[in-house]
RNA sequence: UAUCAAGAAGGUGAUGGAGUUCACCUUAAUUGCCUUCUGGCUGAUGACUCCUGAAUAUAA
Numbered sequence: 001u002a003u004c005a006a007g008a009a010g011g012u013g014a015u016g017g018a019g020u021u022c023a024c025c026u027u028a029a030u031u032g033c034c035u036u037c038u039g040g041c042u043g044a045u046g047a048c049u050c051c052u053g054a055a056u057a058u059a060a
Base pairs, nucleotide, nucleotide: 009026010025011024012023013022016051017050018049019048020047021046032041033040034039
């Protein structure tokens, strides 16, 4: 210096944050779907819960 393994730690899961949990990644994991090709559709979660933001309706 390079390679391999282990450990610790960290990160990721289509639009913000936190907790729990699952899966994945070690520089990768990840970066939605449809389409008449230029438009359309759903969602702040991977899942559950809460907060925040946006939108609609109703009531005070």
A computed fold for a 60-nucleotide RNA, annotated as Fluoride riboswitch aptamer (crcB RNA motif). Of the family's consensus pairs, 100% are formed in the model. It was read from a public genome assembly, where an Rfam model found it.